RNA sequence: ACUUCUGUUUUCUAGGGUUCCGCGAUGAGGCAUCAUCGGCUGGUCCAAGGGGAAACGCACCGGCCUUGCCCGCCGGUGACACGGAGGGACAAAAGCCCGGGAGGA
Numbered sequence: 001a002c003u004u005c006u007g008u009u010u011u012c013u014a015g016g017g018u019u020c021c022g023c024g025a026u027g028a029g030g031c032a033u034c035a036u037c038g039g040c041u042g043g044u045c046c047a048a049g050g051g052g053a054a055a056c057g058c059a060c061c062g063g064c065c066u067u068g069c070c071c072g073c074c075g076g077u078g079a080c081a082c083g084g085a086g087g088g089a090c091a092a093a094a095g096c097c098c099g100g101g102a103g104g105a
Stems, first nucleotide, its partner, number of pairs: 007056006015046002020043002022040001023038006058078007080100001082103001086098003
C1' cells in the first nucleotide's frame, strides 16, 4: 500500500433526550377541562463496529450419502478491537450517523 461480506435482520440493555402520554407548577373555569411553563422517577420513541441474545447468510474444516464429484444434511470454527474534537438527523439528544474515521499503541 492492496485485498477480505471484518455480513444482514429481529430483540434487549448501558445510555439518550422531550414529539406524544403521564406527572408537577401557575393561570382560567361552577365542573368537565383548557392554556403556558418544567426532563421531572416513568410509558411511547432513539440506541451501541469495539455491549447481550436469537435467527438467517457466507467462508473454511470434519462427517453422512455416493464408484467418485456436485447437491443436500449434521457438527465445529469465524479472532482482535484504545479512540478525540467537530459536524449531521429526527421533536430533541445520545456509545445513533460521519466512524474498525482523525489519531494512538